[in-house]
Molecule: transfer RNA
Organism: Ornithorhynchus anatinus
RNA sequence: GCCUGGGUAGCUCAGUUAGUAGAGUAUCAUACUUUUAAUCUGAAGGUCCAGGGUUUAACUCCCUGUUCGGGUA
Numbered sequence: 001g002c003c004u005g006g007g008u009a010g011c012u013c014a015g016u017u018a019g020u021a022g023a024g025u026a027u028c029a030u031a032c033u034u035u036u037a038a039u040c041u042g043a044a045g046g047u048c049c050a051g052g053g054u055u056u057a058a059c060u061c062c063c064u065g066u067u068c069g070g071g072u073a
Stems, first nucleotide, its partner, number of pairs: 001072007010025004027043003031039001049065005
């Protein structure tokens, strides 16, 4: 250089064929317990990497850029 796969909550990751974005864990609170831990219940936490295009509507489709990995010479 060329080919290819990723960037979504603090962290690890889902999100099918475009229709108001979720789980686990962590954090906070409640209940239980002599206390801690464990467990139950609840809450909070998101510019879906950036810009543009298509569309009534985009995390999702198209283009460009950026960043991280893999392959190839």